[in-house]
RNA sequence: GGGGAAUUAACUCAGUGGUAGAGUGCCCGCUUUGCAUGCGGGAAGUCACGGUUUCGAUCACCGUAUUCUCCA
Numbered sequence: 001g002g003g004g005a006a007u008u009a010a011c012u013c014a015g016u017g018g019u020a021g022a023g024u025g026c027c028c029g030c031u032u033u034g035c036a037u038g039c040g041g042g043a044a045g046u047c048a049c050g051g052u053u054u055c056g057a058u059c060a061c062c063g064u065a066u067u068c069u070c071c072a
Stems, first nucleotide, its partner, number of pairs: 001071007010024004018055001026042005048064005
């Protein structure tokens, strides 16, 4: 220098055009003498950033950034 992949909640990941989800973690309650487990409820997101297309974009297209990987 060139090719490919990834970027979504604190963490690990779903979601491929129509109101953003799960598990773990966090907070509250119940259970216990207390802790853990279990059960119920709750908070937490500019979907990496900017633009384009569209009635509508996490999703399609272009560019940028970061990380990983392959080639030279």